[in-house]
Molecule: SAM riboswitch aptamer (S box leader)
Organism: Kutzneria buriramensis
RNA sequence: CGCUCAUCCAGAGGGGCAGAGGGAACGGCCCGUUGAAGCCCCGGCAACCGGCGACGCACUUUUUCGUGCGUCGAUCACGGUGCCAAUUCCGACCCACACGUGGGAAAGAUGAGGA
Numbered sequence: 001c002g003c004u005c006a007u008c009c010a011g012a013g014g015g016g017c018a019g020a021g022g023g024a025a026c027g028g029c030c031c032g033u034u035g036a037a038g039c040c041c042c043g044g045c046a047a048c049c050g051g052c053g054a055c056g057c058a059c060u061u062u063u064u065c066g067u068g069c070g071u072c073g074a075u076c077a078c079g080g081u082g083c084c085a086a087u088u089c090c091g092a093c094c095c096a097c098a099c100g101u102g103g104g105a106a107a108g109a110u111g112a113g114g115a
Stems, first nucleotide, its partner, number of pairs: 003113006013042005021031003026091003043084003048080002050076002052073008088107001093104005
C1' cells in the first nucleotide's frame, strides 16, 4: 500500500508541558482558554492475537492417553496492539412502512491473516 475475515448501542482517569483547535472527508450538531490537537509520566477499559477450561470433529491407539482443527467461556491477563465525550455523535445511498421508525449497504476505525 491494497486484499480477506471479524467486531464496532457497553466500558475506561489524574498530573505536567503546550496554546487553538478537534470530533476521518461532506452536511449538520456538538466538544474546547472552566484549556482543543500534540508530547511525557502514572493509571484504567476491552479482550483481536495468547494461556486455561468445556464441547464437537478428524487422526493415532486394544483402551486410557496424545495431536490437529473448530465453537463457546461472565476464566486468566504477562506480553503485542488498540482505546479512555456524545451509538462509528447523527445523516447521506437502498428497501419496507404506521412518515418517523426499522433493516441493509457504502465509507471509516481496530485486530488477525497475507504480500